The RNA shown here (Glycine riboswitch aptamer) has 88 nucleotides and comes from uncultured Sphingomicrobium sp. Lineage of the source: Bacteria > Pseudomonadati > Pseudomonadota > Sphingomicrobiaceae > Sphingomicrobium.
[in-house]
């Protein structure tokens, strides 16, 4: 690196003259779904950034996590997923 198995957290939030495909109804109209955008709340385990303790004997400086931040990413399911196990 490839294959297989395992693998957490947090919203099915609110709004929109938005877009799409349908359902009910004679009609007026009614109840929803998907996508997109905005706002609010939240999560940390792609990636990224930081360093009090720790390590490099000390300072400087550097290193680094499952810690911190939450830029990115994510918050029904699916997918993704650090990391772990087995095989090549």
């Nucleotide at each position: 690196g490839c294959g297989c198995g395992g693998g957490a957290g947090a919203g099915u939030g609110u709004g929109g003259c938005g877009c799409c495909a349908g359902g009910g109804g004679a009609a007026a109209c009614c109840a929803g779904g998907g996508c997109c955008c905005a706002c609010c709340g939240c999560c940390g385990a792609a990636g990224g950034a930081g360093c009090a303790a720790c390590c490099g004997c000390c300072c400087c400086c550097g290193g680094a996590a499952u810690c911190u931040c939450u830029c990115a990413g994510g918050c029904a399911g699916a997918a993704g997923g650090a990391c772990c196990g087995c095989g090549c």